[in-house]
């Protein structure tokens, strides 16, 4: 220098033919208990790395940049 894959919630990851963004764990609250843990119910939390493009509409398609992993020279 080139190629491939990846970047989504605090963490681990879904969402794959474009159509209002989810789960588990963690956090907070309530219930339960003499109290705690466990359990039940609920709540909050995301500029989807970033900048553009296509589209009525983009996490998803296309291009640039940044970062991570792997490969080639």
């Nucleotide at each position: 220098g080139c190629c491939u894959u990846c970047g989504u919630a605090g963490c681990u990851c879904a969402u794959c033919a474009g159509g209002u963004a989810g789960a588990g764990c963690g956090g907070c609250g309530u219930c339960c208990u003499c109290g705690u843990a466990a359990g039940a119910c609920g709540c909050g939390g995301g500029u989807g790395a970033u900048c553009g493009g296509u589209u009525c509409g983009a996490g998803u398609c296309c291009g640039g940049u940044c970062g991570a992993a792997g490969g080639c020279u």
This is a predicted structure of a 73-nucleotide RNA (transfer RNA) from Streptomyces sp. R44. It matches the Rfam family "tRNA". Gene Ontology term of the family: triplet codon-amino acid adaptor activity. Rfam classes the family as a transfer RNA. NCBI's taxonomy places the organism under Bacteria, Actinomycetota, Actinomycetes, Kitasatosporales, Streptomyces. RNAcentral records the identical sequence in 3 taxa.